[in-house]
A computed fold for a 72-nucleotide RNA from Apareiodon affinis, annotated as transfer RNA.
Formats: sequence, structure tokens, C1' cells
RNA sequence: GUACUAAUAGCUUAGUUUAAAAGCAUCGGUCUUGUAAUCCGAAGAUCGGAGGUUAAAUUCCUCCUUAGUACC
Repeated sequence: GUACUAAUAGCUUAGUUUAAAAGCAUCGGUCUUGUAAUCCGAAGAUCGGAGGUUAAAUUCCUCCUUAGUACC
């Protein structure tokens, strides 16, 4: 330099157009003499950034950033 893959909640992952799901963690409660575990509930992400297509974009297209892989 070229090609490909990935970026979504504090962390790990789902979601391939119709305005986002779960586990762990956090907070409150339950239980216990007390702690942990169990059980119930709550909060938490405008989806890496910018632009485009569309009635509608995390999703499709372009560029950029970051990380990784392969080739040179």
C1' cells in the first nucleotide's frame, strides 16, 4: 500500500430496514443472627463519527477513526 472482519448498556454477546433483547455487574426489596447464594423488581445503550438512499436505517451505500487478520 491492497483486501477482509469487527465496533450495540460498566463487561460479554443477540438483533440483516418498521424507532433495541439477554446474561453478569449496579441499585432497592425478600431470605439469614450476619455475609454469600436464591427469588422479585428497577435503572442503564438515540447502536464508533460524518454524509447519502428510503415513508422508515443498528441493519443498505460512501468516506473517516480504532482494533485484528491475510497478502505485498

NCBI's taxonomy places the organism under Eukaryota, Bilateria, Gnathostomata, Euteleostomi, Apareiodon. Its Rfam family is "tRNA". The family's RNA type in Rfam is transfer RNA. Rfam links the family to the GO term triplet codon-amino acid adaptor activity.